[in-house]
């Protein structure tokens, strides 16, 4: 100086809100009808910067099958082990879902 990679996906967790369920609170032809998330909650949404776990992927080691100019040589695919998998402040403001958020625009604008 240049090129690759820094990734998904799933449990839970911080948070969200109000479709249903249930709570309150009105009416009721008694069964349902409205209203109520400054209703603790159950379902349900959920973190790049939050957990935990799978997989990918790269380095190392070993091993099987195929291939040759065959006791050796390069590699291509697949299995086992071990190991890396780092850092990281961050709006307004817009989307979606019922409707909101620390979800998505977004590792963004910006800032050191």
């Nucleotide at each position: 100086u240049a090129c690759u990679g820094a990734u998904g996906c799933g449990u839970c967790u911080a948070g969200g809100g109000u479709u249903c369920c249930g709570g309150c609170c009105g009416c009721u032809u008694c069964u349902g009808c409205g209203g109520u998330g400054a209703c603790u909650g159950g379902u349900c949404c959920g973190a790049g910067a939050g957990u935990c776990g799978c997989a990918a992927u790269c380095c190392g080691g070993g091993u099987g099958a195929g291939g040759c100019g065959c006791u050796g040589c390069a590699u291509u695919c697949g299995c086992c082990c071990g190991g890396a998998c780092a850092c990281a402040c961050g709006g307004c403001g817009g989307g979606a879902u019922a409707a909101a958020a620390g979800c998505c625009c977004g590792g963004g604008a910006g800032g050191c």